The RNA shown here (Bacterial RNase P class A) has 345 nucleotides and comes from a Nitriliruptorales bacterium. It matches the Rfam family "Bacterial RNase P class A". Gene Ontology terms of the family: tRNA processing, ribonuclease P activity and dimeric ribonuclease P complex. It is annotated as a ribozyme. NCBI's taxonomy places the organism under Bacteria, Bacillati, Actinomycetota, Nitriliruptoria, Nitriliruptorales. A source record names the gene rnpB. The model forms 97% of the base pairs in the Rfam consensus.
RNA sequence: GGAGUCGGGCAGGCGACCGCGGCUGGGAAACCAGUCGAGGAAAGUCCGGACUCCACAGGGAAGGGUGCUGGGUAACGCCCAGGCGUGGUGACACGCGGCAAGCGCAACAGAAAGCAGACCGCCUCCCGGUCCGCCGGGCGGCAAGGGUGAAACGGUGGUGCAAGAGACCACCGGCACCGCAGGUGACUGCGGUGGCCAGGCAAGCCCCACCCGGAGCAAGGCCAAGCAGGAACCGGGCGUCCCGUCCAAUGGUUCCAGGUGGGCCGCACCGAGGCGUCCGAGCAAUCGGCGUCCCAGACAGAUGGUCGCCCGCGACAGAAUCCGGCUUAUCGCCCGGCUCCUCCC
Repeated sequence: GGAGUCGGGCAGGCGACCGCGGCUGGGAAACCAGUCGAGGAAAGUCCGGACUCCACAGGGAAGGGUGCUGGGUAACGCCCAGGCGUGGUGACACGCGGCAAGCGCAACAGAAAGCAGACCGCCUCCCGGUCCGCCGGGCGGCAAGGGUGAAACGGUGGUGCAAGAGACCACCGGCACCGCAGGUGACUGCGGUGGCCAGGCAAGCCCCACCCGGAGCAAGGCCAAGCAGGAACCGGGCGUCCCGUCCAAUGGUUCCAGGUGGGCCGCACCGAGGCGUCCGAGCAAUCGGCGUCCCAGACAGAUGGUCGCCCGCGACAGAAUCCGGCUUAUCGCCCGGCUCCUCCC
């Protein structure tokens, strides 16, 4: 210098004027002053929780979810670290329980696709022919070579044979079991034994381990206003079922009719909270400590407009109970770690 890989960050800036919403202060009020006012995704609503109600949610079944190991966390399907496999020269990326428990499935091609099979091919023997190279046909044997396929029942060499073949042998690869060693563990290394070799799919049923009660802020609570009761049933609640349990006859469930459709809380000051050249533990995720800050919020309703200057002319997009994630969308720009190639000293 070039190519690449991984991670982090910004999201036009400054000024003037006008305008909008919350809070605080002043004011009788109109209003004035101060202060704060969208995002990295506020989005999709896909996971996980907080919170609320149902019984401070009990046992079992059914159902659902997750899936290498260890750690982090309120929790997770998230994050960090590690293991193994695959790809890559590499930085690195991607994947992950069990099909030698059982059942099931596999298009097309192909002779044959699951305890498989013989199209071409190879070979003994028999018959016929022959220009002695062989050719044609038949009973059989074989699976080395070719061919099909995503996948064809280990690889190399030898023995053997008519030709062949784990048929047998040596080595290698792979698998199962055993032992030793290392590691918390996934797993790894070494040695031995075995049988010769075991195909794929579990996002098909299934097996194993662990987790999950249901509904959701239109949750739920309080206040105010208003109305007209009637019918049927005997159970009803624990939002799938059973058990169990709780409540109940001036009770309860369902349906019809009638009334209202206003306000306040939840809800936005104290939190799984933000920030820090901080301190400590840890490889890290993260945790503890110290200091500091209070940081949108409603009528489902505010966060905008104009002008000037500058740059490179500015993308995706707008809170609605609140948090932690994931995923998706996004003009452009900045920073850092690492790898490979080439050149120079």